[in-house]
RNA sequence: GGGCUCGUAGCUCAGUUGGUAGAGCACUGGGCUUUUAACCCAGUGGCCGAGGGUUCGAGACCCUCCGGGCCCG
Numbered sequence: 001g002g003g004c005u006c007g008u009a010g011c012u013c014a015g016u017u018g019g020u021a022g023a024g025c026a027c028u029g030g031g032c033u034u035u036u037a038a039c040c041c042a043g044u045g046g047c048c049g050a051g052g053g054u055u056c057g058a059g060a061c062c063c064u065c066c067g068g069g070c071c072c073g
Base pairs, nucleotide, nucleotide: 001072002071003070004069005068006067007066010025011024012023013022019056027043028042029041030040031039049065050064051063052062053061
């Protein structure tokens, strides 16, 4: 330098036919318990790596760039 792939919540990931973002764990509050843990209930938290384009509408499609991984030279 070229090709492929990934980037979504604090972490691991889902969301795959474009219709306005979710799960588990973690965290906060409460219940239970002598207390802790476990268990149960509720809640907080991301405008989706950045910018632009297409569209009535983009996490998902197109372009450029940034970062990680793999392969080729």
Predicted 3D model of a 73-nucleotide RNA (transfer RNA) from a Candidatus Altiarchaeota archaeon. The sequence was found in a public genome assembly. Its Rfam family is "tRNA".